Two RNAs folded together computationally: RNase P RNA and transfer RNA, 426 nucleotides in total. It holds a member of the Rfam family "Bacterial RNase P class A". Gene Ontology terms of the family: tRNA processing, dimeric ribonuclease P complex and ribonuclease P activity.
RNA sequence: GCGGAUGGCCGGAUGGCCGCUUGCACCCUUCGGGGUGUGAGAGGAAAGUCCGGACUCCACAAAGCGACGGUGCCGGGUAACGCCCGGCCGGGGAAACCCGAGGGAAAGCGCCACAGAGAUCAGACCGCCCCGGUUCCCGGGGUAAGGGUGAAACGGUGGGGUAAGAGCCCACCGCGGGACUGGCGACAGGACCGGCACGGCAAGCCCCACCGGGAGCAAUGCCAAAUAGGGACCCCGUGCGGGCGGCUUUGGCCCUGGGGUCCGGGUUGGCAGCUAGAGCGCGUCGGCAACGGCACGCCCAGAGGAAUGGUCAUCCACGACAGAAUCCGGCUUACAGGCCGUCCGCGCAG
RNA sequence: GCUCCCAUCGUCUAGUGGUCCAGGACACCGGCCUCUCACGUCGGUAACAGGGGUUCGAACCCCCUUGGGAGCGCCA
Numbered sequence: 001g002c003g004g005a006u007g008g009c010c011g012g013a014u015g016g017c018c019g020c021u022u023g024c025a026c027c028c029u030u031c032g033g034g035g036u037g038u039g040a041g042a043g044g045a046a047a048g049u050c051c052g053g054a055c056u057c058c059a060c061a062a063a064g065c066g067a068c069g070g071u072g073c074c075g076g077g078u079a080a081c082g083c084c085c086g087g088c089c090g091g092g093g094a095a096a097c098c099c100g101a102g103g104g105a106a107a108g109c110g111c112c113a114c115a116g117a118g119a120u121c122a123g124a125c126c127g128c129c130c131c132g133g134u135u136c137c138c139g140g141g142g143u144a145a146g147g148g149u150g151a152a153a154c155g156g157u158g159g160g161g162u163a164a165g166a167g168c169c170c171a172c173c174g175c176g177g178g179a180c181u182g183g184c185g186a187c188a189g190g191a192c193c194g195g196c197a198c199g200g201c202a203a204g205c206c207c208c209a210c211c212g213g214g215a216g217c218a219a220u221g222c223c224a225a226a227u228a229g230g231g232a233c234c235c236c237g238u239g240c241g242g243g244c245g246g247c248u249u250u251g252g253c254c255c256u257g258g259g260g261u262c263c264g265g266g267u268u269g270g271c272a273g274c275u276a277g278a279g280c281g282c283g284u285c286g287g288c289a290a291c292g293g294c295a296c297g298c299c300c301a302g303a304g305g306a307a308u309g310g311u312c313a314u315c316c317a318c319g320a321c322a323g324a325a326u327c328c329g330g331c332u333u334a335c336a337g338g339c340c341g342u343c344c345g346c347g348c349a350g
Numbered sequence: 351g352c353u354c355c356c357a358u359c360g361u362c363u364a365g366u367g368g369u370c371c372a373g374g375a376c377a378c379c380g381g382c383c384u385c386u387c388a389c390g391u392c393g394g395u396a397a398c399a400g401g402g403g404u405u406c407g408a409a410c411c412c413c414c415u416u417g418g419g420a421g422c423g424c425c426a
Stems, first nucleotide, its partner, number of pairs: 001346010012315007020041009043321001047332002050330005055216004068212005073087005088102001089100004103207002108205002110201003125147002127143007155173006174196001175194003180189003220272004230263007241255004265425003279298003283294004316319001351422007360376004368406001378394005399415005
């Protein structure tokens, strides 16, 4: 210098003028509010609503089981997680590094189209070999090495062996079991044994382990206004009262009482929840890291048809995706451009 | 704001892992029929919202995105 990998940060700046929302102080007020001063005023994703919580209401004695849903290598982090960090294994790459819904297919069921002889206790089309008839060829038997089909064909390579062959036998590799060793563990190595039996799919049912009660701030609580506290159905209670069949008792029915759902009706007002929090910054200590402890400092939107804007000047690399709505931790998706590291490969020069 | 649902020819739909370069009806186009049109008849064009993953194989199973639709306030 070129090519590549990866981590983090920023996401127009400054000033003037005019507005909008709001905290505090003061003043005025017809108590509705208004004025002045001063301070604050969107994001890294505010988004999708895909996970996990906080909070509130409803249900519930506790525990267990079942159903349903979710998660799924190991260890750690965290309030928690399906997130993050560090590892293991598998795959890709020359490397830095990247990717993996990564438990179980010898618990069971199911599926594996077409092609192919045969798709899982299956099977022989061509071929090879033997025997018989025998020019071609036909029949019987053996074989699974070679060809062919397929995404996948019941171990692979080499040697021996054989009529031809075959784990039939042997060596190595693979596979299954495995004393022992290392590691918290996933796992790795592995003496020795087994002659191969055991294909794939669980983002098909399922099995195992673990987790989960339901709803969501339009939750929920309070105040005010207005209306027909009207109708239908269900449940509870029959305690009080009234009515019904001639009377009494029991029972029943209707009205009445309480609760719920739906229809119909009214209202589209105010306050709380509502922003100081698993908060941010910096330093230090522990840890490989995620993260945690301690100390100091800071206060950082809180609207409610919904504010955060417009304009002018200067500068530059000429400005992308995009706008809070109860709040937090993640993931995912969108994004012009710029800055700072770390690492790998190649070339050149010293 | 919150919670759900859906997406297949122009329209309505079937298909729930292979027999599907996706079937049917209406519509559209062309031929036949007719003097002409309609009806009828024969044939044709035309779609899995987009991207990624699982699988040998995806309209179908899973994830993300896009678009569309529905419900949820208070009082009594």